About this RNA: A computed fold for a 98-nucleotide RNA from a Nitrospinaceae bacterium, annotated as Bacterial small signal recognition particle RNA. The sequence was found by an Rfam model in a public genome assembly. Of the family's consensus pairs, 86% are formed in the model. Rfam family: Bacterial small signal recognition particle RNA. By type it is a non-coding RNA gene. The family is grouped with related families in Rfam's "SRP clan". Taxonomically the source falls in Nitrospinaceae (Bacteria, Pseudomonadati, Nitrospinota, Nitrospinia). Its mean pLDDT, the model's own confidence on a scale to 100, is 76.

RNA sequence: UGUUGGGCCUCACGCAACGUGGAGUUGUGAACCCCGUCAGGUCCGGAAGGAAGCAGCGGUAGCAAAUUCCCAUGGGUGCUGUGAGAUCCCCAGCAACU
Numbered sequence: 001u002g003u004u005g006g007g008c009c010u011c012a013c014g015c016a017a018c019g020u021g022g023a024g025u026u027g028u029g030a031a032c033c034c035c036g037u038c039a040g041g042u043c044c045g046g047a048a049g050g051a052a053g054c055a056g057c058g059g060u061a062g063c064a065a066a067u068u069c070c071c072a073u074g075g076g077u078g079c080u081g082u083g084a085g086a087u088c089c090c091c092a093g094c095a096a097c098u
Base pairs, nucleotide, nucleotide: 001095002094003093004092005091006090007089009085010084011083012082013081014079015078016077018074019073020072021071022070023068024067025066026064027063028062034059035058036057037056042051043050044049
């Protein structure tokens, strides 16, 4: 001086954790202005029957808590990961010259 491999740097991908949101589970849950069913009672009717409908019950919207085996997403997180790039700073090897 050249060359090979690696380190350092950058990017992409992969994986993991973390954050956020969703979905799911559990709990709670609208006096009435959510749904269904509507005891009692009320109304219409001569009757048969019908109507509206409080409480109660079931569910829903919502609310709260914890969470995962799920989905999405984020980056000054991480990696004995994979690949590409940049540099010629560091390490090691080889070759040539001096």